[in-house]
Model confidence (mean pLDDT): 80 of 100. The RNA shown here (transfer RNA) has 73 nucleotides and comes from a Nitriliruptorales bacterium. It matches the Rfam family "tRNA". Gene Ontology term of the family: triplet codon-amino acid adaptor activity. It is annotated as a transfer RNA.
RNA sequence: GCCCCCAUCGUCCAGCGGUCCAGGAUCCCACCCUUUCAAGGUGGUGACACGGGUUCGAAUCCCGUUGGGGGCA
Numbered sequence: 001g002c003c004c005c006c007a008u009c010g011u012c013c014a015g016c017g018g019u020c021c022a023g024g025a026u027c028c029c030a031c032c033c034u035u036u037c038a039a040g041g042u043g044g045u046g047a048c049a050c051g052g053g054u055u056c057g058a059a060u061c062c063c064g065u066u067g068g069g070g071g072c073a
Base pairs, nucleotide, nucleotide: 001072002071003070004069005068006067007066010026011025012024013023018056028044029043030042031041032040049065050064051063052062053061
């Protein structure tokens, strides 16, 4: 320098154009339970890397940027 892949709650993972308000586990917070703690139960907070484009509609498709990984030279 060229090519390929990836980027979603704090963490891990689903989602493959419309059904919603982007879901689950875990973490965290509150409450219940307990003499207390842990465990368990209920509820809550929290995310689509960024900028454009296509479309009636984009986390999802296209282009670029940024970051990460891999291959060739």
Description: The source organism's lineage runs through Bacteria, Bacillati, Actinomycetota, Nitriliruptoria and Nitriliruptorales. The same sequence occurs in records of 2 taxa.